RNA sequence: CUACGGACUUAGAAAACUGAGCCUUAGCGGAGAAAUCUGCUAAGUGGAAGCUCUCAAACUCAGGGAAACCUAACUCUAGAUUGAGGUGGCAACACCAUUAACUGGAUACGGCAAUCCUGAGCCAAGCUGGCGAGAACUAUCGCUAGAAGGUGCAGAGGCCCGACGGGAGCUACCCUAACGUAGAGACGAGGGUAAAGGGAGGGUCCAAUUCUCAAAACCUGGCUG
Numbered sequence: 001c002u003a004c005g006g007a008c009u010u011a012g013a014a015a016a017c018u019g020a021g022c023c024u025u026a027g028c029g030g031a032g033a034a035a036u037c038u039g040c041u042a043a044g045u046g047g048a049a050g051c052u053c054u055c056a057a058a059c060u061c062a063g064g065g066a067a068a069c070c071u072a073a074c075u076c077u078a079g080a081u082u083g084a085g086g087u088g089g090c091a092a093c094a095c096c097a098u099u100a101a102c103u104g105g106a107u108a109c110g111g112c113a114a115u116c117c118u119g120a121g122c123c124a125a126g127c128u129g130g131c132g133a134g135a136a137c138u139a140u141c142g143c144u145a146g147a148a149g150g151u152g153c154a155g156a157g158g159c160c161c162g163a164c165g166g167g168a169g170c171u172a173c174c175c176u177a178a179c180g181u182a183g184a185g186a187c188g189a190g191g192g193u194a195a196a197g198g199g200a201g202g203g204u205c206c207a208a209u210u211c212u213c214a215a216a217a218c219c220u221g222g223c224u225g
Base pairs, nucleotide, nucleotide: 001006008021009020010019011018012017022046023044024043025042026041027040028039029038030037031036050170051169052168053167054166055165060120061119062118063117064116065115069111070110075106076105077104078103079102081101082100083099084098085096086095087094088093121151122150123149127146128145129144130143131142132141133140155206157205158204159203160202161201171194172193173192174191175190176189179188180187210225213222215220
């Protein structure tokens, strides 16, 4: 808060429940003076997760992976049946490690896809550097380069919003190696914590469904109506 069942997020399931993420706990390791951060493994007992302002731009090309799931041409295998072939038989008929059709099973370097990424290019506000204008200096404005972050990365995708994203500030709690102060991490100062969900989060349009065309063994993908 509540419909009184319940309540971290998310996906699946008729349900019981299950998977993944986050957090907490335990163990082992790494960084740090410490708070704390981080990697791996396991468990679950899920209490806790602050506030205000600001940005909304780029949204392109190309490429490397991926579980579960879907399909089965070829291939392998099994077979009641039918046809052909071969052998034996006068015939009826019998046999076959033969072959074709059909049915079942197996099988992915095929399909789809939760999603993990790379190169180039591009990007709002802010930060750092350079140049210029303004200007006594500064405030301010413009251009350019760089780092972080983003885009690429939705159901093909378009538009709007703003956050769990980028930026600035505040508040609470924790730490003390350096520097100043000092009876004292007490005060300056410096650092840390305040979860995740955005490979579309919310809303909306469009798509999906269906028909045609061509591809195709199938799954399926593509352009239109």

The RNA shown here (Group I catalytic intron) has 225 nucleotides and comes from Nodosilinea sp. LEGE 06152. The sequence was found by an Rfam model in a public genome assembly. The organism belongs to Nodosilinea, within Bacteria. Rfam family: Group I catalytic intron. The family has 12 seed sequences and 5,602 matches in Rfam 15.1. On this family, see Cech, Annu Rev Biochem 1990: "Self-splicing of group I introns". About the family: Group I catalytic introns are large self-splicing ribozymes. They catalyse their own excision from mRNA, tRNA and rRNA precursors in a wide range of organisms. The core secondary structure consists of 9 paired regions (P1-P9). These fold to essentially two domains - the P4-P6 domain (formed from the stacking of P5, P4, P6 and P6a helices) and the P3-P9 domain (formed from the P8, P3, P7 and P9 helices). The secondary structure mark-up for this family represents only this conserved core. Group I catalytic introns often have long ORFs inserted in loop regions. The window size for this search is chosen to minimise search time and catch the small examples. A larger window size will find more matches. Gene Ontology term of the family: Group I intron splicing. Model confidence (mean pLDDT): 76 of 100.